[in-house]
RNA sequence: GGGUGUAUAGCUUAGUGGUAAGGCAUUCGACUGCAGAUCGAGAGGUCUCCGGUUCAAACCCGGGGGCCCC
Numbered sequence: 001g002g003g004u005g006u007a008u009a010g011c012u013u014a015g016u017g018g019u020a021a022g023g024c025a026u027u028c029g030a031c032u033g034c035a036g037a038u039c040g041a042g043a044g045g046u047c048u049c050c051g052g053u054u055c056a057a058a059c060c061c062g063g064g065g066g067c068c069c070c
Stems, first nucleotide, its partner, number of pairs: 002070002005067002010024004018055001026042005048064005
């Protein structure tokens, strides 16, 4: 330099066009002598960036940068 794949919450992983979800972690409450475990509730996301297509984009298309592989 050429080709290929990948990116979603602190971590891990779903989501193949219609207002983004689960587990763990975290916060509050219940329980407990205290804690753990368990149960209940909550918070946390410009879906890597820029542009395009579309009534509508995490998803389709083009480009930039990062990482994996050939």
This is a predicted structure of a 70-nucleotide RNA (transfer RNA) from Trichonephila inaurata madagascariensis. Lineage of the source: Eukaryota > Araneae > Nephilidae > Trichonephila > Trichonephila inaurata. The coordinates come from a structure-prediction model, not an experiment, and the mean pLDDT is 82. Rfam family: tRNA.